[in-house]
Model confidence (mean pLDDT): 85 of 100.
This is a predicted structure of a 74-nucleotide RNA (transfer RNA) from a Candidatus Methanomethylophilaceae archaeon.
It was read from a public genome assembly.
It matches the Rfam family "tRNA".
RNA sequence: GGGCUUGUAGCUUAGUAUGGUGGAGCGAGCGGCUCAUAACCGCCCGGUCGUCGGUUCAAAUCCGGCCAGGCCCA
Numbered sequence: 001g002g003g004c005u006u007g008u009a010g011c012u013u014a015g016u017a018u019g020g021u022g023g024a025g026c027g028a029g030c031g032g033c034u035c036a037u038a039a040c041c042g043c044c045c046g047g048u049c050g051u052c053g054g055u056u057c058a059a060a061u062c063c064g065g066c067c068a069g070g071c072c073c074a
Stems, first nucleotide, its partner, number of pairs: 001073007010026004020057001027045001029043004050066005
């Protein structure tokens, strides 16, 4: 230098094929239960979907550039 692939909440991730309200588990906070702690239960906090543009009535999703990680070729 070239090819492929991944990037979503503090962490692990679903959703992308077929564009149409972004969800789960763990976690943080508050409360319940208990003599107390753990466990368990309830409530709640959570995301400009890597970034910049394009297409579209509408983009996490489609297209392009860039950035970062991984694999391969040279």